The RNA shown here (SAM riboswitch aptamer (S box leader)) has 96 nucleotides and comes from a soil metagenome. Of the family's consensus pairs, 94% are formed in the model. RNAcentral holds the sequence, with entries from MGnify. The coordinates come from a structure-prediction model, not an experiment, and the mean pLDDT is 86. Its Rfam family is "SAM riboswitch aptamer (S box leader)". Gene Ontology term of the family: regulation of gene expression. Rfam describes the family as follows. The SAM riboswitch is found upstream of a number of genes which code for proteins involved in methionine or cysteine biosynthesis in Gram-positive bacteria. The SAM riboswitch acts at the level of transcription termination control.
[in-house]
RNA sequence: CAUCGAGAGGGGUGGAGGGACUGGCCCGACGAAACCCCGGCAACCCCCCCGCAAGGGGAAGGUGCCAAUUCCAGCAGGUGGAGUGCCUGCAAGAUG
Numbered sequence: 001c002a003u004c005g006a007g008a009g010g011g012g013u014g015g016a017g018g019g020a021c022u023g024g025c026c027c028g029a030c031g032a033a034a035c036c037c038c039g040g041c042a043a044c045c046c047c048c049c050c051g052c053a054a055g056g057g058g059a060a061g062g063u064g065c066c067a068a069u070u071c072c073a074g075c076a077g078g079u080g081g082a083g084u085g086c087c088u089g090c091a092a093g094a095u096g
Stems, first nucleotide, its partner, number of pairs: 001096004009038005017027003021074004039066003044062002046058004070092001075089005
């Protein structure tokens, strides 16, 4: 700096935690985390077309990802009679 309302899971080992943090709400002995194997998604890097760009295409390789919108909220503003509702922006976080 860009993106985060889309997308994509089986097996083995393991044996109680996990969803960043806090609150909530969920997931988990019909097997959590972690590690391994295989598979997949996506298209940031990458490759090709196009004079460049815009745009389009590809997926071998490097990352990433494969419950729930980043699961929801957190701070500020708006809407509203009011709110635990709704909207916007920020913060925090994740990935490149």